Context: one part of a larger RNA
RNA sequence: GGAUGAACACUAGUGGCAUGCUUAACACGUAUAAGUUGGACGAGAAGUGGUGCUUCCAGUGGCGGACGGGUGUGUAACGCGUAAGAACCUGCCCUUGGGAGGGGAACAACAUCUGGAAAGGGCUGCUAAUACCCUGUAGGCUGAGGAGCAAGAGGAGGAAUCCUCCCGAGGAGGGGCUUGCGUCUGAUUAGCUAGUUGGUUGGGCAAUAGCUUACCAAGGCGAUGAUCAAUAGCUCGUCCGAGAGGAUGAUCAGCCACACUGGGACUGAGACACGACCCAGACUCCUACGGGAGGCAGCAGAGGGGAAUUUUCUGCAAUGGGCGAAAGCCUGAUGGAGCAAAGCAGCAUGGAGGUAGAAGGCCCACGGAUCUUGAACUUCUUUUCCCGGUGAAGAAGCAUUGACGGUAUUUGGGGAAUAAGCAUCAGCUAACUCUGUGCCAGCAGUCGCGGUAAGACAGAGGAUGCAAGCGUUAUCC
Numbered sequence: 001g002g003a004u005g006a007a008c009a010c011u012a013g014u015g016g017c018a019u020g021c022u023u024a025a026c027a028c029g030u031a032u033a034a035g036u037u038g039g040a041c042g043a044g045a046a047g048u049g050g051u052g053c054u055u056c057c058a059g060u061g062g063c064g065g066a067c068g069g070g071u072g073u074g075u076a077a078c079g080c081g082u083a084a085g086a087a088c089c090u091g092c093c094c095u096u097g098g099g100a101g102g103g104g105a106a107c108a109a110c111a112u113c114u115g116g117a118a119a120g121g122g123c124u125g126c127u128a129a130u131a132c133c134c135u136g137u138a139g140g141c142u143g144a145g146g147a148g149c150a151a152g153a154g155g156a157g158g159a160a161u162c163c164u165c166c167c168g169a170g171g172a173g174g175g176g177c178u179u180g181c182g183u184c185u186g187a188u189u190a191g192c193u194a195g196u197u198g199g200u201u202g203g204g205c206a207a208u209a210g211c212u213u214a215c216c217a218a219g220g221c222g223a224u225g226a227u228c229a230a231u232a233g234c235u236c237g238u239c240c241g242a243g244a245g246g247a248u249g250a251u252c253a254g255c256c257a258c259a260c261u262g263g264g265a266c267u268g269a270g271a272c273a274c275g276a277c278c279c280a281g282a283c284u285c286c287u288a289c290g291g292g293a294g295g296c297a298g299c300a301g302a303g304g305g306g307a308a309u310u311u312u313c314u315g316c317a318a319u320g321g322g323c324g325a326a327a328g329c330c331u332g333a334u335g336g337a338g339c340a341a342a343g344c345a346g347c348a349u350g351g352a353g354g355u356a357g358a359a360g361g362c363c364c365a366c367g368g369a370u371c372u373u374g375a376a377c378u379u380c381u382u383u384u385c386c387c388g389g390u391g392a393a394g395a396a397g398c399a400u401u402g403a404c405g406g407u408a409u410u411u412g413g414g415g416a417a418u419a420a421g422c423a424u425c426a427g428c429u430a431a432c433u434c435u436g437u438g439c440c441a442g443c444a445g446u447c448g449c450g451g452u453a454a455g456a457c458a459g460a461g462g463a464u465g466c467a468a469g470c471g472u473u474a475u476c477c
Base pairs, nucleotide, nucleotide: 001477002476003475004474006473007472008471010469013347014346016344017343019340020339021305026303028301030300032298035063036062037061040060041059044056045055046054047053048052070258071257072256079183080182081181082180083179084178085177088175089174090173093171094170095169096168097167098166099165101135102134103133104132110125111124113122114121140149141148142147154163155162156161185229186228191221192220193219196218197217198216199215200214202212203211233255234254235253237248238247239246240245260281261280262279263278264277283294284293285292286291311337313336314335315334319333320331321330322329323328350380351379352378353377360371361370363368385414386413387412388411389410394404421466422465423464424463425462427446428445432461433460434459435458436457442449443448
């Protein structure tokens, strides 16, 4: 000198765009953040109306709750980055070839009864389906001896037809796995390893594999730093620098890990699942003491910690997501508004004229010098400001549909009106005098200054620098 997710002191006009718990992954009251589907299904209710519709809905079923959103605890690792690879999976979507035959038994809801403080249940009975089961059949898979495994379902419409379902092949996008190279510090950590390293058999997985089991062999890694310890999410990037390089990893984007702590599986195309389940633990709450409920590292918000970080706002109009044939519903994603000089860039705080060089301050060789054309005064303008008028784009798709918002813009009127501070002035370093103080009070980044004329302390006048900011502190180059 530059930079910052900054903080603090003093000060503060305005609109725009970005940013805002870096600390306690501390414990959280309240509301909300994931639903949708009646064109899969039976019942029930309401309305109309006079036997046909409309609407709602607990329950069964389907799809989605594995995305989106948060955080950075762990992790020195195929975690990440980059470049390759072969032994794999893939719901919805796209292309394409076929198919949807015949039967059956249940379980919720519901009803009776029952027990519990509650949360949650239990017995018996009835019922539907795109829920479940059996059977026949095509391709297909395994496999070679012929066998074994193995599918189905309808809905809407007057109809054409549309949607859905099953099997096979290919694709796209997504994911799992393996490998080369790169990825911080310490030797005051030198040896580490027993499923350890390799082989065979069995098992297992979507798939390769000590992934796992039994047996056999004794290997494997390491001074090119193994092991151990400390620290740490990684990257595109960001900051500094002419570069080499150093530091860093907030916001935005990609990947990973986590969801009170530890462990576990279920369902599913996909999870070992933030707002699912089970077990254990800590904590909080309810209780009739028998037993139960909970998880903000989602968005707001409150407590606590801290130098320090915002509203318990608004709308689904746009973009996107889930479900649905659609209308639509949901969406604290997201679009917006609010708060904060916390940052960046912009604009303004007036322009022109005006010497009697006025009053006043300050200095003084008492002659004057300076603040100073600065003010007053004359004239002009209205960016901003105040009061009115008009008034969007953002809406795609014929029409309808705008939270922001009567916002931006534009236009009329008013009046210089509403708007300047902070730090410094011995040298480094731009800027000097007076008064007070008297090694005191104090200053200080460094050298140092102050003990009676202090350009270094304090005040004043003046000056210098930057400016809606300025200075200090912290950190990096």